RNA sequence: GUGACGCGGCCGCCGAGUCCGCGAUAUCGCGGAGCCGGGGACCCAAUUUCGCAGGGGUGAAUCGGAACGCUCACGCAUGCCGUUCCGUAGGGCACUUCCACGCCCGAAUCCGUCAGCUAACCCGGUAGGCGGCAUGGAAGCAAGG
Numbered sequence: 001g002u003g004a005c006g007c008g009g010c011c012g013c014c015g016a017g018u019c020c021g022c023g024a025u026a027u028c029g030c031g032g033a034g035c036c037g038g039g040g041a042c043c044c045a046a047u048u049u050c051g052c053a054g055g056g057g058u059g060a061a062u063c064g065g066a067a068c069g070c071u072c073a074c075g076c077a078u079g080c081c082g083u084u085c086c087g088u089a090g091g092g093c094a095c096u097u098c099c100a101c102g103c104c105c106g107a108a109u110c111c112g113u114c115a116g117c118u119a120a121c122c123c124g125g126u127a128g129g130c131g132g133c134a135u136g137g138a139a140g141c142a143a144g145g
Base pairs, nucleotide, nucleotide: 010132011131012130013129014128018033019032020031021030022029023028034126035125036124037123038122039121044116054114055111056110057109058108063087064086065085066084067083068082069081090105091104092103093102095140096139097138098137099136100135
């Protein structure tokens, strides 16, 4: 001098997941504000099944193709499920929007046979996971001088 790891601070990203007060005393509990989600009338909408193996919610995370595997049926076909690849609806990337370019995500999980919308009303959540110069142009806004 450089790299990795750990701790603390600061700045920032995804996300609703932030702030304040009281008490415990680093984790937590309670209350409030803000933000987020669910249930829930009239009206409107919808009415159900198939060889089938319900339905619904949170979320951007849906849908399709190919190969392989598993189960069932005498067999074929089909369908469901799993794995892997390739796409894709959709979503994210340091003030906001638009354009251009580039890089990513395209999961997971909950309810439990039950829920369309929905005023009043009712019930919940307020996590977790990452990053450390962050592309260019235009317009706007804000801050500073």
Description:
Model confidence (mean pLDDT): 75 of 100. This is a predicted structure of a 145-nucleotide RNA (c-di-AMP riboswitch aptamer (ydaO/yuaA leader)) from Nonomuraea sp. SYSU D8015. The source organism's lineage runs through Bacteria, Actinomycetota, Actinomycetes, Streptosporangiales and Nonomuraea.